The part of an RNA shown here (small-subunit ribosomal RNA, 3' major domain) has 478 nucleotides and comes from a metagenome. Its mean pLDDT, the model's own confidence on a scale to 100, is 80. It matches the Rfam family "Bacterial small subunit ribosomal RNA". Gene Ontology terms of the family: structural constituent of ribosome and ribosome. RNAcentral holds the full RNA, with entries from SILVA.

[in-house]
Context: one part of a larger RNA
This record gives sequence, structure tokens and C1' cells, in this order.
RNA sequence: UGACGGGGGCCUGCACAAGCGGUGGAGCAUGUGGUUUAAUUCGAAGCAACGCGCAGAACCUUACCAGCGUUUGACAUCCUCAUCGCGGAUCUCAGAGAUGAUUUCCUUCAGUUCGGCUGGAUGAGUGACAGGUGCUGCAUGGCUGUCGUCAGCUCGUGUCGUGAGAUGUUGGGUUAAGUCCCGCAACGAGCGCAACCCUCGUCUUUAGUUGCCAUCAUUUAGUUGGGCACUCUAAAGAAACCGCCGGUGAUAAGCCGGAGGAAGGUGGGGAUGACGUCAAGUCCUCAUGGCCCUUACACGCUGGGCUACACACGUGCUACAAUGGCGGUGACAACGGGUUGCUACCUCGCGAGAGGAUGCUAAUCCCAAAAAGCCGUCUCAGUUCGGAUUGUUCUCUGCAACUCGAGAGCAUGAAGGCGGAAUCGCUAGUAAUCGCGGAUCAGCAUGCCGCGGUGAAUACGUUCCCAGGCCUUGUACA
Repeated sequence: UGACGGGGGCCUGCACAAGCGGUGGAGCAUGUGGUUUAAUUCGAAGCAACGCGCAGAACCUUACCAGCGUUUGACAUCCUCAUCGCGGAUCUCAGAGAUGAUUUCCUUCAGUUCGGCUGGAUGAGUGACAGGUGCUGCAUGGCUGUCGUCAGCUCGUGUCGUGAGAUGUUGGGUUAAGUCCCGCAACGAGCGCAACCCUCGUCUUUAGUUGCCAUCAUUUAGUUGGGCACUCUAAAGAAACCGCCGGUGAUAAGCCGGAGGAAGGUGGGGAUGACGUCAAGUCCUCAUGGCCCUUACACGCUGGGCUACACACGUGCUACAAUGGCGGUGACAACGGGUUGCUACCUCGCGAGAGGAUGCUAAUCCCAAAAAGCCGUCUCAGUUCGGAUUGUUCUCUGCAACUCGAGAGCAUGAAGGCGGAAUCGCUAGUAAUCGCGGAUCAGCAUGCCGCGGUGAAUACGUUCCCAGGCCUUGUACA
């Protein structure tokens, strides 16, 4: 100087407390461990692994296993030789396919000094080489997690100290903040904080179609004329600064109350992550040193596996019901997506869906029905709760749903009556609850990322648990 202390002081945080809702019990979904297996590919491991890499494993993906094949190779550059097209479609045979043999058709390279000379392509050969999701994240780059959006981490000059170092950065106040004020052997500065950026909330201006409709006509309908007031859209501005008033404080920084205001003291949310820590994670995104394989640890294909199942754990979904189930009714959103697409409307089907047909490259058309709401019924039961499981008939996608997809109808109707010890989230348009959209995607969502609707309770307080910051103290630790 640090680190540590079941030392002290001050302070902060959904850390506790006060509340609300869960998890832990059930069924299922999903990930992991274990076990099994020819293989169940690999990685991730307290917080910070476990709905994680995977924004979507039937084939492909795919890295794993079995079998069948290839060996200058699926891919790149160079050399030699041959050919002039290459390429596409197609017939037949063998085969599980890769692949091998075969038939027909379309197409019939460019430049040129006319020399296979140059370019390009194909085939054969040879070796240089290709190739490796093989190993090492403890050789690395890059990227990421975490402490933590915590308020810290340092430097120059000066001063002090033999020196390591100290000072500044400590102290008195204050703040969300090393934020600001005052003081001070310090004076300044940098990376962080804040602000600058995006978005929501108010107003103005500009603009008025595909959007809107107050006034005037018109219509089933903003449909049409008309208008751009309003809504909205999307660009530019304005607006908030403790600016004003009172109190308090050291006349400071600030704090408390009030006015005005759409908004008040960082207005709400986001992006933004200092010096560093964990030899944290990733060689399987990519790049890359070294090591290793080279008729195989490379490459192609078929089938299987990643989907197994005495069990254990994590994360979720659905429930156990009346604040509910079922039937009916009929309003009110926002974000988004759409031409290999979204599909109005009509017909058929109980339905998933099918057959026609129309608009839209979209403020124009479509997805699109929002759901919780309201009315009726059920009357406390393993039930008109709950929907697992199983049988059966179908639908869709796709070469192909057996292993192993999703959905529909009928039948079946399991556990489950609110969950031990323990444990998690949340302070406001939040929790809880309700639906909607998107990415991935042929198909497949209870996951993920977003969107809006309805909309609470509680916070006395900081003794205690956990984590962190500053000062101080002890130490046989570095």
C1' cells in the first nucleotide's frame, strides 16, 4: 500500500421489513445430470451452466453410429497432355443411394498477328497441395458474461517522506453521482458521472393522400362532391432551468413547501458499461500460433441417432374451480407481416380444411376474430372442474410423417381439492391478469423478442440476512 475481521462509524440497493403473485406437491412441455445405447455429436457448471449456443434435429441441418463408396479429392492455385464447348432437359439398365453404363433433344465459347497464340471450360495424369466442427480458450485476436450503470480509477507538476509511498481523492455540508459548495500543500488534468442520441408525454408551424369529416349537399357505407378545422401521419421547432415566490441553510452548494404549467426538481423508458477482476466463456461463428491425421481424424451417400428412460434437479405451461366452467351476445387496441406471399367473397365439410374467385408490391387490399367485458345457465360434486392417456376416423405440409410433425372430429376422462423444509419476482401504468404480432420457418412455439387492453396492494423503518461504496482500527497474511 492492499486484502481480510463472527472490529467500529456513515451510506446505498426489492437486501430485509410491509404487501401482491408464484416455485417447491400434480399432469405435461423443455433443458440438464445420471443410466442405457452401435451412436444417444459437442460445448456451457455457484451467483454469472441447466426454454443456454439451438431465431425452430422427420431427410437436409449433423459435427455422432452402422453399412456402401471416393482418394489431387465436394472447394482453391500452379504444371503436363487431350478435347472445343460448357451446360440444361430426357430414355433405359444395375444399385438402398452415392455412383456406374446407356438413349434422345436443345445449345454449338470469345479475342486473334490465324501460331493451340491468349482467355475460358471440360476430362485424364503427376506432385506441390487441398481438407479436418481433430487437440490446446492455460499460446492468441475478436466477441461476450460478471462485479455494476456500482462511483469509482488514474496522471502531470509541486510539496512531504531515507524509502515503499503519501498528498491531491482526506475533512464540514450536499447529491442519484469523486454531483456541487466551503475549507485545506496543493494546483490543474484525463477515463468514468451528467449532458449531447432515440422514444413516450404538451403545443406551434409546414404538408393533406391511401388518412380525417366540423360545416353544406349526397350515400347502405367518408360512398361521392367539397374541405384540411379536428384526428392522424412525419419533418422542423418551442417547452423545464430550482427559472419565480416563501421558508431553511454559512449570504454557499442544496433541501422543503407553493404558484404557474401537458410535464417539477434526473419528467417516464431505452441506448450508452471507467481502470480492472474471475488464466470466467468461446479454437464448434470467424480469424489464428503450435501439435496431430493425410487410401484417413478428409469427402460422398443410404439408414439410424441427437426424440432412449428405474431415477434426480432447473425453467415453464395447464390446472385443482363459482372473482369459475359452458352457451349466447356484441363493442373497444397497439406493434407488426404479406407477391415462391397475405387472401376478401361464394360453395362444400360438424371441423382441421378443400374447390372456385377477387384485391393488394400495401396509411389504399389482406392476415384480423382482439381477449378479458355483458346476459343466461350450472350450485360445491373429483363435478357441466381438470384435461393427461389411449382407441378410432380424418386434414395439412413435405420425395417421405414407422422410428419422430402439427392440427381436427368422435369416444376415453388419469393425477390434481392450493402444495413440507425451503425459495423467487415485483415500488406504478409496475405486479397480477387478458389477448395480439414478429423472427426462425415447407411444416412444427407452453420458448424468445415485441405490442397494446384491464389494472392493484404496500414501504413504520434500517435492528437483522445478502451485496456494494467511503472513512477508520487490528493483523503472526501478500